This is a predicted structure of a 685-nucleotide part of an RNA (large-subunit ribosomal RNA, domain II) from a soil metagenome. Its Rfam family is "Bacterial large subunit ribosomal RNA". Its mean pLDDT, the model's own confidence on a scale to 100, is 87.
[in-house]
Context: one part of a larger RNA
RNA sequence: GCCAGCGAGUUACGGUGUGUGGCGAGGUUAACCAGUGAUGGGUAGCCGAAGCGAAAGCGAGUCUGAAUAGGGCGUCGAGUCGCAUGCUGUAGACCCGAAGCCGAGUGAGCUUGCCAUGGGCAGGCUGAAGCGAAGGUAAGACUUCGUGGAGGGCCGAACCCACCUAGGUUGAAAACUGGGGGGAUGACCUGUGGCAAGGGGUGAAAGGCCAAUCAAACUCGGUGAUAGCUGGUUCUCCCCGAAAUGCAUUUAGGUGCAGCGUCGGGUGUUCAGCAUCGGAGGUAGAGCACUGGAUGGGCUAGGGGGCCUACAAGCUUACUGACCCCAACUAAACUCCGAAUGCCGAUGCUCUAGAACCCGGCAGUGAGACCACGAGGGAUGAGCUUCGUUGGUCAAAAGGGAAACAGCCCAGACCGCCGGCUAAGGCCCCGAAAUUCUUGACUAAGUGGAAAACGAUGUGGGAACGCAAAGACAGCCAGGAGGUUGGCUCAGAAGCAGCCACCCUUAAAAGAGUGCGUAAUAGCUCACUGGUCGAGUGGUCCUGCGCGGAUAAUGUAACGGGGCUCAAGUCAAGAGCCGAAGCCGCGGAUUUCCGUCAUUAGACGGGAGUGGUAGGGGAGCGUCGAUCUCGCAGAGAAGCGGUGGUGUGAACCGUCGUGGAGCGUGGUCGAGUGCGAAUGCUGGU
Numbered sequence: 001g002c003c004a005g006c007g008a009g010u011u012a013c014g015g016u017g018u019g020u021g022g023c024g025a026g027g028u029u030a031a032c033c034a035g036u037g038a039u040g041g042g043u044a045g046c047c048g049a050a051g052c053g054a055a056a057g058c059g060a061g062u063c064u065g066a067a068u069a070g071g072g073c074g075u076c077g078a079g080u081c082g083c084a085u086g087c088u089g090u091a092g093a094c095c096c097g098a099a100g101c102c103g104a105g106u107g108a109g110c111u112u113g114c115c116a117u118g119g120g121c122a123g124g125c126u127g128a129a130g131c132g133a134a135g136g137u138a139a140g141a142c143u144u145c146g147u148g149g150a151g152g153g154c155c156g157a158a159c160c161c162a163c164c165u166a167g168g169u170u171g172a173a174a175a176c177u178g179g180g181g182g183g184a185u186g187a188c189c190u191g192u193g194g195c196a197a198g199g200g201g202u203g204a205a206a207g208g209c210c211a212a213u214c215a216a217a218c219u220c221g222g223u224g225a226u227a228g229c230u231g232g233u234u235c236u237c238c239c240c241g242a243a244a245u246g247c248a249u250u251u252a253g254g255u256g257c258a259g260c261g262u263c264g265g266g267u268g269u270u271c272a273g274c275a276u277c278g279g280a281g282g283u284a285g286a287g288c289a290c291u292g293g294a295u296g297g298g299c300u301a302g303g304g305g306g307c308c309u310a311c312a313a314g315c316u317u318a319c320u321g322a323c324c325c326c327a328a329c330u331a332a333a334c335u336c337c338g339a340a341u342g343c344c345g346a347u348g349c350u351c352u353a354g355a356a357c358c359c360g361g362c363a364g365u366g367a368g369a370c371c372a373c374g375a376g377g378g379a380u381g382a383g384c385u386u387c388g389u390u391g392g393u394c395a396a397a398a399g400g401g402a403a404a405c406a407g408c409c410c411a412g413a414c415c416g417c418c419g420g421c422u423a424a425g426g427c428c429c430c431g432a433a434a435u436u437c438u439u440g441a442c443u444a445a446g447u448g449g450a451a452a453a454c455g456a457u458g459u460g461g462g463a464a465c466g467c468a469a470a471g472a473c474a475g476c477c478a479g480g481a482g483g484u485u486g487g488c489u490c491a492g493a494a495g496c497a498g499c500c501a502c503c504c505u506u507a508a509a510a511g512a513g514u515g516c517g518u519a520a521u522a523g524c525u526c527a528c529u530g531g532u533c534g535a536g537u538g539g540u541c542c543u544g545c546g547c548g549g550a551u552a553a554u555g556u557a558a559c560g561g562g563g564c565u566c567a568a569g570u571c572a573a574g575a576g577c578c579g580a581a582g583c584c585g586c587g588g589a590u591u592u593c594c595g596u597c598a599u600u601a602g603a604c605g606g607g608a609g610u611g612g613u614a615g616g617g618g619a620g621c622g623u624c625g626a627u628c629u630c631g632c633a634g635a636g637a638a639g640c641g642g643u644g645g646u647g648u649g650a651a652c653c654g655u656c657g658u659g660g661a662g663c664g665u666g667g668u669c670g671a672g673u674g675c676g677a678a679u680g681c682u683g684g685u
Stems, first nucleotide, its partner, number of pairs: 001685006011091013026047003032041003051058002061073004094232002097229001101222006112196009121186001123155003126151001130147006159183003163180005198214001200210003235620006245258005259365002261362007270355001272350008285337001286335002291331003295327004302320002304317004368394005373388005399410003414588004419584003425578003428562003435575001437574006448564001454548002458545006465538003475532005481505003486500003511526001515524002589610009621674001623671006630664003639658008
């Protein structure tokens, strides 16, 4: 891992609903007694039939109150006792699961410390004190040589330790092995016996150790502790079908109330949509009349500077500048204005739907996600975050499309059919399509088949403008001059460093000069003009489709692929076809409403339905047992293995083999009543 067996809403007593039954203004007994029992007795008690008030008390009323007022609670609908069942309270209360807390005990044969009594430490090195002798001194001190054998002394086995490294890491081993390493007469190591116990011991102190367990050991008990947490919770079919919000919460992954679901009862169109009419409103937009922000100009009070001045005053200003005026702006917390929608009410029409509302039983939900729209936060970031009395989908929705793809597009799956029509999306091949379809255009970039500012004689369409047979544009030929080297500046400045001015003349035309150039001149060139040529040419604006901008990691890899260029790309128009569980057709099942029949059950016809998580409601299947009934069985029960059939399904029936003694139908009752999951438990393999 697999298989088999076991494995989770129970029971008691209260409460409150529903169904059903008895009796009914009443209903009913409890303990207990009698009896084998069935049952009979038992009326204490309980519930109901009257309430209101704190109470006295009054009473279909009563309380408050001065009140014969108003208001509160009542009166005007029957209960009660069983049985079954939903939910709930108290109990372990659906099951398994803590870490822990407390009590009583068991442990120091591991380890920590201590006590008592024993044991152990090869060999080598060093050479303290003391002592002796000699030297030395007045005597000493002192010096030298011996002797001596101290030391948590030195080196190093046993022994003890465990610093490094390699291996081992389903080990040889739940801490080891190899090679090195440290201590090795000491605060040393060790045997035996003994002492200290759990909030306690012991600890050269690491929260270490106290039997492979220690920030409180282990065993049993309280104990089924508690778990707003995680996991699990077992047969079938049918009907409906949510929520992820608001308020509150020592509350935020929990809960209460409301909202949304379902079931029962009631009202009976009250709901909703549209039209018309009547309302409230301050959003979008817009505006600047208010409140603020904010730009330029005008006018100008005031302030500053300058001049003048004994004071006062005056003059002036490329300074600043309120108010006012002009022009142009701006605002969620501005509004002189002001929609569309939406909202409220009335009337009418449509709609009859699992519409609406009220009362009651039972819930679940209270982590939401993305898309579109309107907003706040953020960076007018996020597959970001928070809102909307906005909508949709997913959640709880399968099918078709988007290559693949919960939240996008189309569309809501009762079942069957080798029938038809369509939606989104498609129709060259993969790959269904009657398209290599029809008409007109565009694109040359494989653009299509990723991207911006910005850039560009790409190319199509449109508009106005300039020049042009009195000859334009481009090319070619020629001219492009004189005053003058303008003045200034400068070493120089002559069209061409820079500053100022920018005239005049000759002319067909020619700038006090467009660029290159020189030290400055020179030189080349342009503007401008004539000739040649002979028909268009030049820029501007709007617009369609393209181009560049364009860089990522295994391999093309940014059309799903092949491949596609008057397209298989793009735009416009058109004709057909394909395409889904949509719609239609045929057959069948079921729910509900209506009609007819039918005592009920139900039958037939018609209408509308039948995706579904949490969840609500309904109807069934099967297992074990009890009881009644009817049956089967050695001419072969149950069980097991094949096989055929029936039912929407849980399941059931037949038959063959095996097996060898019990089993089943129908009614009623009762449960230790259904397994795939719980790192489930036990066994097998």